[in-house]
RNA sequence: AGGGGUAUCGGUUAACGGUAAACCAGCGGUCUCCAAAACCGCGACUGGGGGUUCGAUUCCCUCUACCCCUG
Numbered sequence: 001a002g003g004g005g006u007a008u009c010g011g012u013u014a015a016c017g018g019u020a021a022a023c024c025a026g027c028g029g030u031c032u033c034c035a036a037a038a039c040c041g042c043g044a045c046u047g048g049g050g051g052u053u054c055g056a057u058u059c060c061c062u063c064u065a066c067c068c069c070u071g
Base pairs, nucleotide, nucleotide: 001070002069003068004067005066006065007064010024011023012022013021018054026042027041028040029039030038047063048062049061050060051059
């Protein structure tokens, strides 16, 4: 320099273009003499900017970060 891939709660991952979900962690509660475990509940997320569409996590362009390949 050229080509390709990935980006979603604190972590690991889902999601035919149609209400963003699960597990772990966190917080609250039940239970317990106190804790742990178990059970019940709660909050929190689509990398930035544009475009297409009635509607975008999803499709297109661009930027950023990381990874891989070629030279």